[in-house]
Molecule: transfer RNA
Organism: Paludibacteraceae bacterium
C1' cells in the first nucleotide's frame, strides 16, 4: 500500500429480508426474605446504535466517506 471482518447499555452480545416503544445475560441502585454476609425474588436507572453525509414516508439495518480494532496479501 491492497482485500476482508467488526464497532448497539459499564462488560459480553441479540435485533432474520428497512416498519409499530432498541432488548437479553452479567454488573449497578432500591426494596423484601436473613442476626450479618452470601444468595434468591420484585422493581428501577443506564443507549446520539463509532463519527459525518446520502437514499427512503420510515434507517441499528441500505449506499458513500472518515476513524478505531482484528485478520489476510504484498
Nucleotide at each position: 500500500g491492497g482485500g476482508g471482518g467488526u464497532u448497539u447499555a459499564g462488560c459480553u452480545c441479540a435485533u432474520c429480508u428497512g416498519g409499530c416503544u432498541a432488548g437479553a445475560g452479567c454488573g449497578c441502585g432500591a426494596c423484601a426474605c436473613u442476626g450479618g454476609c452470601a444468595g434468591u425474588g420484585u422493581c428501577g436507572a443506564g443507549g446520539u446504535a463509532a463519527c459525518c453525509g446520502g437514499u427512503u414516508c420510515a434507517a441499528g439495518u441500505c449506499c458513500g466517506g472518515u476513524a478505531a480494532u482484528c485478520u489476510c496479501c504484498a